[in-house]
RNA sequence: GAUGGAAAAAAAGCGCUGGUGCUUGGAGAGAAACCAAGCAGACGAGGAAGAGGUUUAUCGAGCAGUCAGCGGAUGCCUCUCGGCGACUGCCGUCGUUAGCUGACCGACAAAACUGCAGGGUGACUUGCGGAACAAAACGGCAGCAUGCAGCAUG
Numbered sequence: 001g002a003u004g005g006a007a008a009a010a011a012a013g014c015g016c017u018g019g020u021g022c023u024u025g026g027a028g029a030g031a032a033a034c035c036a037a038g039c040a041g042a043c044g045a046g047g048a049a050g051a052g053g054u055u056u057a058u059c060g061a062g063c064a065g066u067c068a069g070c071g072g073a074u075g076c077c078u079c080u081c082g083g084c085g086a087c088u089g090c091c092g093u094c095g096u097u098a099g100c101u102g103a104c105c106g107a108c109a110a111a112a113c114u115g116c117a118g119g120g121u122g123a124c125u126u127g128c129g130g131a132a133c134a135a136a137a138c139g140g141c142a143g144c145a146u147g148c149a150g151c152a153u154g
Base pairs, nucleotide, nucleotide: 014071015070016069017068019067020040021039022038023037024036025035026034043060044059045058049080050079051078052077053076054075081095082094083093084092085091086153087150088149089148090147099144100143101142102141104140105139106138113130114129115128116127117126118125119124
């Protein structure tokens, strides 16, 4: 610059749904099937160096359809970059708070529950407050590891 596409914005334990469950209305003898419009469909903690690849990607709360399916994704793998092992290469491990281990110690949640105030005929749903309760990452402590080769520089 051309062509095509596209409401916008947001979110990343996040989003969506012609399965399924439920509600209202229609029709119906009927809360059966059917039609229409709706509702529900995961509670937080934690998690991003860059590129590519890949897919059932960490932790607990809870015990409910938190069923089932789809998409995405900070997981994982490879390479690059980076931290640590002084330096360089290899190797190992990790990701800027940049090693591993632990019958040890420590801290942190929301839903649930409950009070109040709303929206909806209803299924259901929104906001604010109250008082609780995790695990992992993390911190402490302890232990372990800190290699091989090269350089002769600190």